[in-house]
A computed fold for a 1537-nucleotide RNA from an uncultured prokaryote, annotated as small-subunit ribosomal RNA. Its mean pLDDT, the model's own confidence on a scale to 100, is 84. Rfam family: Bacterial small subunit ribosomal RNA. RNAcentral holds the sequence, with entries from ENA.

RNA sequence: AGAGUUUGAUCAUGGCUCAGAUUGAACGCUGGCGGUAUGCUUAACACAUGCAAGUCGAACGGUAACAGAACUAGCUUGCUAGUUGCUGACGAGUGGCGGACGGGUGAGUAACGCGUAGGGAUCUGCCUAACAAUGGGGGAUAGCCCGGUGAAAACCGGAUUAAUACCGCAUACGUCCUAAGGGAGAAAGGGUGCCUCUUCUUGAAAGCACUCGUUGUUAGAUGAACCUGCGUCGGAUUAGCUAGUUGGUAGGGUAAUGGCUUACCAAGGCGACGAUCCGUAGCUGGUCUGAGAGGAUGACCAGCCACACUGGGACUGAGACACGGCCCAGACUCCUACGGGAGGCAGCAGUGGGGAAUAUUGCGCAAUGGACGAAAGUCUGACGCAGCAAUACCGCGUGUGUGAAGAAGGCCUGAGGGUUGUAAAGCACUUUCAGUGGGGAGGAAAGGUUGUGUAUUAAUAGUGCAUAGCUGUGACGUUACCCACAGAAGAAGCACCGGCUAACUCCGUGCCAGCAGCCGCGGUAAUACGGAGGGUGCAAGCGUUAAUCGGAAUUACUGGGCGUAAAGCGCGCGUAGGUGGAUAAUUAAGUCAGAUGUGAAAUCCCAGGGCUCAACCUUGGAACUGCAUUUGAUACUGGUUAUCUUGAGUACAGUAGAGGGAGGUGGAAUUUCAGGUGUAGCGGUGAAAUGCGUAGAUAUCUGAAGGAACAUCAGUGGCGAAGGCGACUAUCUGGACCAAUACUGACGCUGAGGUGCGAAAGCGUGGGGAGCAAACAGGAUUAGAUACCCUGGUAGUCCACGCCGUAAACGAUGUCAACUAGCCGUUGGGGACCUCUUGUCCCUUUAGUGGCGCAGCUAACGCGAUAAGUUGACCGCCUGGGGAGUACGGCCGCAAGGUUAAAACUCAAAGGAAUUGACGGGGGCCCGCACAAGCGGUGGAGCAUGUGGUUUAAUUCGAUGCAACGCGAAGAACCUUACCUGGUCUUGACAUCCUAAGAAUCCUGUAGAGAUACGGGAGUGCCUUCGGGAGCUUAGAGACAGGUGCUGCAUGGCUGUCGUCAGCUCGUGUCGUGAGAUGUUGGGUUAAGUCCCGCAACGAGCGCAACCCUUGUCCUUAGUUGCCAGCACGUAAAGGUGGGAACUCUAAGGAGACUGCUGGUGAUAAACCGGAGGAAGGUGGGGACGACGUCAAGUCAUCAUGGCCCUUACGACCAGGGCUACACACGUGCUACAAUGGGGCGUACAGACGGAAGCAAAGCAGCGAUGUGGAGCGGACCUGAGAAAGCGCCUCGUAGUCCGGAUUGGAGUCUGCAACUCGACUCCAUGAAGUCGGAAUCGCUAGUAAUCGCGAAUCAGAAUGUCGCGGUGAAUACGUUCCCGGGCCUUGUACACACCGCCCGUCACACCAUGGGAGUGAAUUGCACCAGAAGGGGCUAGGCUAACUUUAGGGAGGCCGGUCACCACGGUGUGGUUCAUGACUGGGGUGAAGUCGUAACAAGGUAGCCGUAGGGGAACCUGCGGCUGGAUCACCUCCUU
Repeated sequence: AGAGUUUGAUCAUGGCUCAGAUUGAACGCUGGCGGUAUGCUUAACACAUGCAAGUCGAACGGUAACAGAACUAGCUUGCUAGUUGCUGACGAGUGGCGGACGGGUGAGUAACGCGUAGGGAUCUGCCUAACAAUGGGGGAUAGCCCGGUGAAAACCGGAUUAAUACCGCAUACGUCCUAAGGGAGAAAGGGUGCCUCUUCUUGAAAGCACUCGUUGUUAGAUGAACCUGCGUCGGAUUAGCUAGUUGGUAGGGUAAUGGCUUACCAAGGCGACGAUCCGUAGCUGGUCUGAGAGGAUGACCAGCCACACUGGGACUGAGACACGGCCCAGACUCCUACGGGAGGCAGCAGUGGGGAAUAUUGCGCAAUGGACGAAAGUCUGACGCAGCAAUACCGCGUGUGUGAAGAAGGCCUGAGGGUUGUAAAGCACUUUCAGUGGGGAGGAAAGGUUGUGUAUUAAUAGUGCAUAGCUGUGACGUUACCCACAGAAGAAGCACCGGCUAACUCCGUGCCAGCAGCCGCGGUAAUACGGAGGGUGCAAGCGUUAAUCGGAAUUACUGGGCGUAAAGCGCGCGUAGGUGGAUAAUUAAGUCAGAUGUGAAAUCCCAGGGCUCAACCUUGGAACUGCAUUUGAUACUGGUUAUCUUGAGUACAGUAGAGGGAGGUGGAAUUUCAGGUGUAGCGGUGAAAUGCGUAGAUAUCUGAAGGAACAUCAGUGGCGAAGGCGACUAUCUGGACCAAUACUGACGCUGAGGUGCGAAAGCGUGGGGAGCAAACAGGAUUAGAUACCCUGGUAGUCCACGCCGUAAACGAUGUCAACUAGCCGUUGGGGACCUCUUGUCCCUUUAGUGGCGCAGCUAACGCGAUAAGUUGACCGCCUGGGGAGUACGGCCGCAAGGUUAAAACUCAAAGGAAUUGACGGGGGCCCGCACAAGCGGUGGAGCAUGUGGUUUAAUUCGAUGCAACGCGAAGAACCUUACCUGGUCUUGACAUCCUAAGAAUCCUGUAGAGAUACGGGAGUGCCUUCGGGAGCUUAGAGACAGGUGCUGCAUGGCUGUCGUCAGCUCGUGUCGUGAGAUGUUGGGUUAAGUCCCGCAACGAGCGCAACCCUUGUCCUUAGUUGCCAGCACGUAAAGGUGGGAACUCUAAGGAGACUGCUGGUGAUAAACCGGAGGAAGGUGGGGACGACGUCAAGUCAUCAUGGCCCUUACGACCAGGGCUACACACGUGCUACAAUGGGGCGUACAGACGGAAGCAAAGCAGCGAUGUGGAGCGGACCUGAGAAAGCGCCUCGUAGUCCGGAUUGGAGUCUGCAACUCGACUCCAUGAAGUCGGAAUCGCUAGUAAUCGCGAAUCAGAAUGUCGCGGUGAAUACGUUCCCGGGCCUUGUACACACCGCCCGUCACACCAUGGGAGUGAAUUGCACCAGAAGGGGCUAGGCUAACUUUAGGGAGGCCGGUCACCACGGUGUGGUUCAUGACUGGGGUGAAGUCGUAACAAGGUAGCCGUAGGGGAACCUGCGGCUGGAUCACCUCCUU
C1' cells in the first nucleotide's frame, strides 16, 4: 500500500466481497509445562444450605454457659454434686459507637444524571487546633423473678432495679432571637495512681494527679447538599407545548436558595439554534480501531449516579427515606394446630431455569484496609491465597551433532527414474521442562515482656515517644530458588493448496454427492467435491462463527459530487438566516500571544528500576490537544461613529419588440343552407369496402350563415422570469436597451419556511360548436387485430368565471459577481470616417442571439467570455439496482389526483461514455447465372435409385438446411456383413513368449446343414561348428489376444462450407488515459488490399497475380509400331513394299503476349476505350492450387488414438435368413408423351481409354442373347470397336397412334458351388400410365447450354449411377430497381451464444416478505371520576398521662383516639400510541425448458419517450400538448482550408 467482481475488450461511475487489527467470546479438532491477567454479555428470573456487621464489662444492672479459686456435702488418694460473681471471662438485656462504609448490579434515567469550568444561601459524627465548662437534683424502665395467652412468632399483667439511658434547676465569654429594652439555650461520667481513714484485710470518704470521655463555642480538615455556563443518541410520517404553568407580594417549609408549598395579583414562559411527544441508553477517565480527523464502545481497574422482590411512606441518625432496618399495599414462596405467622443472594460460594456460553457450597485473617475497643483482641466471602477453564497475553520445551546403501514402505512415472529424504535406522552426545530424593530464601513489620533514655507529673505511678535484649505471629506451602539421580527417555497439532492468496499431483464421483468469503467449481480425464501422497502457513494451538474499526475519499471538516452515470426545486417575488464596496476613528466579541488555576489516580508515550527474559510490577518525566481567570497585541472579521461613489437605485432625451390585459375590424379557406347549370358516378385505398349519389351527388356559378385559425412576410429573427407570445387597428400597462448629465449614498446578493405565476389534458357552472377528434359504430387488414388504414362520430378543442398544479415544465446545465486568446455571422442602440444630403461600405463601443476554436476542464462525448475554465456568496439536491416515487400517516383537491415519503424482502450487479464486431423490413458504392434477357429442365406419368416413415426375428451402422438424401457404397444372390435365428469354440480366427511332440505338405473314408468330430494312407525335407538352429503344424499352462462395443463434445489425420470471396495480419512510428485507431481510410482504377495519386505514417508477411499441368501457333531435335509430298515397285483396293524425314502425328526442348507500339480519355499517374500487327490481346480457354478464420460442421465404421466397457462373450466359426419388406412422403435420375419424330434400307466422320485368372480377330452355328473357334496382342503394331446424332431414299399423317414402353405369360442364353427369396441379357407374346405437367423450383454466358453416342474404374456376374471422351452445336445479357449471397465505407443498437439475438406484460402453479381488513388480545399513556392502606402535617369539645410547675383544684407537655387535605395499589368511563393476531383481499419478489401474444432495442417493421384523459385478455392502443435521449432524405444557415 491494495485486490476480486458489471464488458467480447476499455475507461469512468457504483455497490458487493477479501487481505489487517481487536474481543469478558462461543463452537469444531487437538492438547506438554510455567508466569500474569480474566471468567452469567442471556432471566433486575426464582432461590435450598452455610457464611458476608459487629463490637465495647475501662458506660450499666448483672451471671445462663466455660475455667480458676474458696467453701459445703456425698465419699477411697480423687471424683461427683452444690454454694459464693471472688477472679478470668461472659449468654440474654439496658446503653454507646458502627449497621449511610466496604461488597453487588445497571432495571430505571435523555436528566444539572454525567463531564468540565464556576458560584453562594448551607450542614458536617469520628479527626485536628483553640477557649470555657463538666455544679446540684429527680422520676422511671429493660433484664432477673412471679403469673397468664398462643402451635409458633410473639405478647400481656404484677413486683423490683442500674447507668455515660431519660428529665428539670443553676451558670454560660463567646452562641441564637430581638420591637435593641431584653429574652432563650448545656453537660456524664469511667479508669489508674498517690495520700488519708479504717475492722489492718477488705472496704469507704475527701483531696491531688494522670488519662479516656461529656457539654458549649470558634476555626480547620473531610464528607455532603444546592445553583449556573457549556457539552452529552435517533425520529418532524412528533409542530405546537404549558394553569403552579412564568413572574411578583405575603405567609409556611428546609441545613440552605427557590412555586419547594399556600393565598392573592399580573399573563406570562418554552419552541424551527427543534419545544412537546415517541424510541433507545447508566455517564466518565478510558478501551478497540485509524496516518490523522474520526468511528465504534463503556467487561476487568478507577470517579460519579441510580437501584436492592414490585409500588408507596416515613422513623432513627451527623449522615438514609436505608441491600443483609421499620410500616403499608401487591405478586410469589415457605410454616401452621387454619386462629395466624415468616421471607427477599443485583454480598461470597452454591442450586434450578434461560442460554452458543462463563468457575469452588475451598483456606486464612499471616499481609493490606475497615468497624468497635484504652488495649490485648474480636469481627471482616473487603482482602490475601489456593482450586477450575489454552479464555487472553508472555515465556519454555517436545532433543543436538553426524549419518547415502540416497534402505524399506508410501505416492507419482514418460518405466529411465523422481519424491517423501539426512528424514528414518545406525553411531556419538546433552538433560531445560516433567519425574524421584534432598536442601531452602523473602513476603514479618507489629505485638508482648524486661531494661534504658526522654516528655508529662509532687512521683522512681501511669501514659506517650525513642532505643536495646528476649520472646514471637505465614493461609499460600511438598512456595520461589538450588543440588543430586536416571533415561531421548513422558510431550504436535490444526487449517489451507482455482484466482484474490503462500502452497500440485493421483484415485473415486459424474450438475449426483457435495463445496463456496466474492468470482464461481461438479453433466466421465475436477490442481475447486471425497480420499491419498506431497506441499504451504501458523504452532500448544489452529480453524470457523459472531461483533467493532479499517481498507470505504462508500456521508467526503481534513476529503466527494449534481449536462449524459444517482443528483439543479417548472419559474419568479420575498421573510428569517447566511454573506457583503471604499476611507478614517474607536472598541476588543471573534483572532493571536504570555501568565495563573484546573484538567483525580490508573491507562498511552519516554527514560530508569525489579521478577533469569518477557508478559507483569514499579519510580520519575512528558502528555492529557480542554475549560476558566487575567494581562497584552489590533492586521483581518464583527460592533459603534463619521465620510465617499465605483455596487444598487432615481430623474431627464431617445430606440426596438408575436411582452401582457381588454375592445373593435378584416380577408382567404373548410363546412352547412338556398338557388342556377349539369349527369352518373363521387369518395377513399397498397388494393378495396363501409359511406354519399337518379329523391340529382361529385363538379361548377351566385348568395347567405356560422365558428375557429391567421398562409406569404418568417429568419439557430424579436419579446417575456418561466409557461409562452404571430392578421390589422385604437386604448390601458410591465420590462429591457442606449447617450449625456444630475441626485440618493451600500439602500446589495442569495434565500429555509411563505407567497404568486404556471403548456396540454382533466373537473365545475353557463354559453358556443365550422373544422378536427379520445370514446363509440361500421368497413378493411390479419391466424387473431379490442391497433396501424378508411368512412362516420360524441366529449373535448373555443368564450366567461372558478378549480387542478403536473410535463423530456430541457440548455436534461440554480441565482448573483469578477477574471481568462482569437475568428466569423446576426438583432437593437451609440460613436468616428467617406459623403453637401439620401444612402452605402469599413472601423469601433455596448446590450442580446448563433457558429467555430486556443488555453483550461472533462470518464469520454463534449464545454470553451451565453463555460461544463479560474474564483467568491447563498440556496436546492444525490449516496448500488429492484421493491417504489409505492404503502401507511399528514397536508392540499369537487374528483382525477398532487405533495411529503419508508420498510420487509431480493440481486451482484444496475447504469454512463467510448471501442471492435455482428445485425437492421438504415444509407452509399461494387461484385456474382443473384435478378433481368434467353435456352433446357425438375415439380404431373412409368420405372431406376437414395432417404424418411411404417413393418420385421433382423430389415446392421453412419450422413440430416444450403454444405444429408444415384451420399460412405468404384457395384449386398453366398462371401462382403458389421444385423437376426439356430448350431458350435474358449489362450481363442489373428500376434509375441515358454514347454512337449511332430517335417511341412498331399490324397482319402464315415457322421453332420456345415463348423466340426473320428479315421486311413503317402511323405521324413533345409542349414549346422553336430551342441543345435530357422520355418511350419498339433497339444498344454499363463501372460495376453480380440471387439465395425461407447464417446467425432477427449483427439490426430483427412474432408466439407463460407469461397478462388479479397481479404487477414505484423514490426517500428504516431494519436488516444484506455479498449483501440492509423497503416488497410480518401480520389481514381482493377477480376483482385490490382496499380497510381494523396495522406502520420514507413515498411513487411499470409492471401491475389505469376511460377506448374493441359489446350491453341510456330521452330528445333528424333522418326517406329505412326506418316507418305516427291521417286520407284505393286494391288480389285490398301504406306502393302523399297525408300523418304517434307507434311500430319508422336514427345522432348524452345519461341511467342508484355498494354510492348499507337490515337483518344484521364490529373502529366495508374488505368480505360479504340487501332495496328499477330495463331492468340489485355488474367487467351481449362485445370491443379483454397489466406486468418467460422460452423464443438462430418468421420472412433478407412486408418491411428486417450479414456470407459465386454472377456465360456459385446470375442471367434458355420448354415439359413435379412440389408431387396411396403397404405405412404420427399430428393436425384432414366424413358417418354412424338412428325426438328417413330420405323425400314443404304451410307460418312471421332476422341480418349482398357486388355493376361485378360482383350479376343477371321471362320462356323443360332432370329438373338450366345456358343464354337483360338490367329494376334502385356499393345502408336493385335483386340474391345459396329461410333451415334448426321446424310440419302421409303413409310407412318396427329391417333393413346407404326408414339410410349411399364407390367405380365412363355421360351432361352451367360456368369457363378448356387440365380427361390434376389442377377443381367435374348426371343415370342402382352401393351399400363402418359397428349409437355399446379403452387413452386433448378442448371447454363461459348465450343458453353442443349443434343448424340463412345470408353473406363469397381466387377465372376450384375449401371438409368459415377468418372472421362469426343461429334453436332445455339439463344440472350437493356441493365442493377427488386430477390439471394458476398466485399468496402458510413449510421443506429438495450445484440456479443452476436437477430435462430435481446426482451415486455397478463394468466396458471409453488414459496417468501408486506399493505388493507369486520374485528380480537396485550402493553403504554392522556383526561374525567371513584377509591383511599401506611405515613408525616393541620384541627380536635373524646380517653389516658411519672419527672416540670401550682393558689394542690389544676396547668404546661406528652400518648391514644377522632377528623381534614395530600397520596400508593386498585376500579370505572372515554381518547391516543405501539405490538401481536385475523376470514377475506391488493399489489410485490423469487422460481424448471408452462400458456397467450410480441410492446421495446435497427426507421424494431405505426420512431420512441414524458404529462394527462379515455379504452382494451395482456404487453398496449388512441386523442391533446411537449421533448430528441429519432433513422433517412431534402432544404436553409454557418465555419475551416